[in-house]
Molecule: Glycine riboswitch aptamer
Organism: mouse gut metagenome
RNA sequence: ACUCUGGAGAACUCUUAGAUGAGUGCCGAAGGUGCAAGGUGCAGCUGUUCACGGACAGCCGCACUGAAUCUCUCAGGCAAACGGACAGAGU
Numbered sequence: 001a002c003u004c005u006g007g008a009g010a011a012c013u014c015u016u017a018g019a020u021g022a023g024u025g026c027c028g029a030a031g032g033u034g035c036a037a038g039g040u041g042c043a044g045c046u047g048u049u050c051a052c053g054g055a056c057a058g059c060c061g062c063a064c065u066g067a068a069u070c071u072c073u074c075a076g077g078c079a080a081a082c083g084g085a086c087a088g089a090g091u
Stems, first nucleotide, its partner, number of pairs: 001091006011024004025078003031074001032072001034070001038065005044059006
C1' cells in the first nucleotide's frame, strides 16, 4: 500500500410532490489549525578557573524544532447510504 471485518457522536422548524432551499442549533473519528515538556542555536548577568585565547556552573531572554483520541470547528458531518480516526486478520 491492497483486501476483508468491526467502527462513534450530533437537531428542530419552515419550504419543496421529492431531491432540495432557508433559519437557528449541534458533533468530532476524513483532511487541516494551534500548543507542553524536552532539544538546538544566539545574546545578557553572576560566580569559579585561566596559558588571558578561552572553559565550566547557575540564572534568564529571544529564535527554531516540538505529540495526541488534546484543541479549533476552516473543511466535513447531524434519517438511510456513502464516508469514517482507530483496531483485528490476511497478502